[in-house]
This is a predicted structure of a 520-nucleotide part of an RNA (small-subunit ribosomal RNA, 5' domain) from an uncultured bacterium. The full RNA is in RNAcentral, with records from ENA and SILVA.

Context: one part of a larger RNA
RNA sequence: GAUGAACGCUGGCGGCGUGCCUAACACAUGCAAGUCGAGCGAGAAUCUUAGGGAAGACACUUCGGUAGACUCCGUAAGAGGAAAGCGGCGGACGGGUGAGUAACGCGUAGGCAACCUGCCCCAUACAGGGGGAUAGCAUCGGGAAACCGGUAUUAAAACCCCAUGAUCCGUCCGGGACUCCUGUCCCGGAGGGCAAAGAUUUAUCGGUAUGGGAUGGGCCUGCGUCUGAUUAGUUGGUUGGUGAGGUAACGGCUCACCAAGGCAGUGAUCAGUAGCCGACCUGAGAGGGUGACCGGCCACAUUGGAACUGAGACACGGUCCAAACUCCUACGGGAGGCAGCAGUGGGGAAUAUUGCACAAUGGGCGAAAGCCUGAUGCAGCAACGCCGCGUGAACGAGGAAGGCCUUUGGGUCGUAAAGUUCUGUCCUAGGGGAAGAAAGAAAUGACGGUACCCUUGGAGGAAGCCCCGGCUAACUACGUGCCAGCAGCCGCGGUAAUACGUAGGGGGCAAGCGUUAUCC
Repeated sequence: GAUGAACGCUGGCGGCGUGCCUAACACAUGCAAGUCGAGCGAGAAUCUUAGGGAAGACACUUCGGUAGACUCCGUAAGAGGAAAGCGGCGGACGGGUGAGUAACGCGUAGGCAACCUGCCCCAUACAGGGGGAUAGCAUCGGGAAACCGGUAUUAAAACCCCAUGAUCCGUCCGGGACUCCUGUCCCGGAGGGCAAAGAUUUAUCGGUAUGGGAUGGGCCUGCGUCUGAUUAGUUGGUUGGUGAGGUAACGGCUCACCAAGGCAGUGAUCAGUAGCCGACCUGAGAGGGUGACCGGCCACAUUGGAACUGAGACACGGUCCAAACUCCUACGGGAGGCAGCAGUGGGGAAUAUUGCACAAUGGGCGAAAGCCUGAUGCAGCAACGCCGCGUGAACGAGGAAGGCCUUUGGGUCGUAAAGUUCUGUCCUAGGGGAAGAAAGAAAUGACGGUACCCUUGGAGGAAGCCCCGGCUAACUACGUGCCAGCAGCCGCGGUAAUACGUAGGGGGCAAGCGUUAUCC
C1' cells in the first nucleotide's frame, strides 16, 4: 500500500459498488419455463333466445277462475371460452456453484483434403394421390394413493404407403484440373434410391429438397501451465499394424488377429495441492502474490451409472437403475432432490429481504394482441469498501469562571467559551415535480411523489478513536513500587516511571479510529 474481511470503541447524510471465503451440510414454504386456438378434436362455468315442467307473489274477480312477476329443473339453438389432451417450438439459453480436474482442462498460435449446425439470410425447384390408427371424451374394472388395465369411438401440419424428383445420396464407365500422404475439385454418360402440410381476417405465415452464407459447436497439433526423488522405474488396449464395427467426423474409440512395443533423470509413474484465463493487489521495473465482483472457457447439479428424445444433452427445476437420507402409506406400495431467488436449521470470527415490477434492456412462444421471465430493472438491510458533504461562519480579552501546572510572580486550556452580527449544506414542514418512453397516433414508470426546484423554521439534531521512551509527530502532575501492569522490536516497572493506571496538556487520523489475519 491492499482486502469479499472479522473484532473493540464510536457513529450525521448522500452517490456508486460489494456482501456464506466455513458444511458441493440438510432443507419447511412460495416463486424461478413456458407458449401457440392463425396445427387438431372435444368443450366446463356463465349468458341470451325459444318452448316445456314445478311453484305460485302483486293485481282483477261473477269466488268457478283470469292473469301470470321472481325463482328452480330438464330440452333445443346460439354466444362463451376455463381446465385437460394430441401436435409444434422452447425446456441444451438464461441463473447457480467450484466438488472434481495437473488435463489439449485452460491460455496462445495454427490445422480439419476428417466434421455437424434448429431458428436467421440468399438462391433454385417443388408440394399429386391414398390409408390405418391413437390420446382425449364415454363406459367398465383394479388400487389407500401414485397410478394402471379392458371395451367402444374420434381429429390433425401426429403416423404410414404410393407417385414426381435433381446439380442430392450410392454404384459403374470416360475425361480434365490441382495439391498437403491418405487425396480434393470439375465435366460427361449409364443405371439405382430418397420429399412435402397446411392455416387464416386473403395481407401473409408456414411445408419439402438442394446449394451457399452467417452464427454456434466438434476434433487434432506446437508451445506454456504448482510442489515433492524421504516417489525411479512405469504401461497390457498398453505401443504399432491389418481387417471390421462405430461416430457428424479422424482415431485402440471398440473388437478379432499379428508384431513387441510406448513413456522416463529434459523427472515418467506415484503422492499432495489446485478450476484456468482476461484481470486484480504490490512494485520504478523485473518480479512476487491472488483468481471475490465483471467478462471468456471448463466441469458439476444428493452419490454412482446409463441411455432416450432431439439440430444440439448423456440433460440443475427430463427419464431409467442402484445407494444413502427424508416424507406419505390402508404395509401391498409410493413421493422427493435450493451448488436458481428469497428464506430455515447447522457449521462459523463472519456475510442481507420468505420485498416491488415486467416500466426499461434481453430471452422463450405467438401473425399479432399478448402470456411467461427471482434473467434483469429497482427497492430493503450492513460504515463492508471507495468518493463527496456536514457537524457552522465572521467579529469577540476585563485573556471571565473552572480545570491543570507552578519557582506562587505566573503559565496554559484560549478567540476557545459567553456575547454580537450572519448563513442554511444536511435537517424540518408546505408547494411544485421529472428524464429514463422507444413503437403511425393514442396509451404505457416498478423505482416514486424519488431526484430536483421554490418557500417556512431554526445553530438548532450531528465527533470520535488511537497515540505521546527510541524507531515515530506529540510532556507534565499524581497514584503504584519487579506489584499491578505495558510491549511490534529494543525494552519499561524493585519510592521522584515523559514506557504501568488516572488527570491536564499535546500529536495523528476523522464518520471513522485502532487491533488481528493475509499478500506485495